[in-house]
RNA sequence: GCUUCGGGGCGAGGUGCAAAUCCUCACCGGCGGUCAAAGUCCGCGAGUCUUAUAGGCUGAUUGGGUGAAAUUCCCAAACCGACGGUAUAGUCCGGAUGAGAGAAGC
Numbered sequence: 001g002c003u004u005c006g007g008g009g010c011g012a013g014g015u016g017c018a019a020a021u022c023c024u025c026a027c028c029g030g031c032g033g034u035c036a037a038a039g040u041c042c043g044c045g046a047g048u049c050u051u052a053u054a055g056g057c058u059g060a061u062u063g064g065g066u067g068a069a070a071u072u073c074c075c076a077a078a079c080c081g082a083c084g085g086u087a088u089a090g091u092c093c094g095g096a097u098g099a100g101a102g103a104a105g106c
Stems, first nucleotide, its partner, number of pairs: 001106005011025004026091002028081002030044004039079002047057004061077005083094003
């Protein structure tokens, strides 16, 4: 430098004129790092704002156990999830056949 890859998830019941949006249960977890494997630790990406190759803003975890070492494993109980649309959306539709942290190969 080139090529390829690069985000998952609403099933059941209830209310209602209408809800995969509300209520009860269900389900999902990008990339790199970290003595040991992470949605919740440290960073990054996405999104958004500005004076725009940059900078700002931007979610969430505790208890117990094992161990040399784990907020990463095991047990238990929690919590979080951009913007626009629509009966109020992490899971539907849309920007997006986009962008991208990065990964693999040549």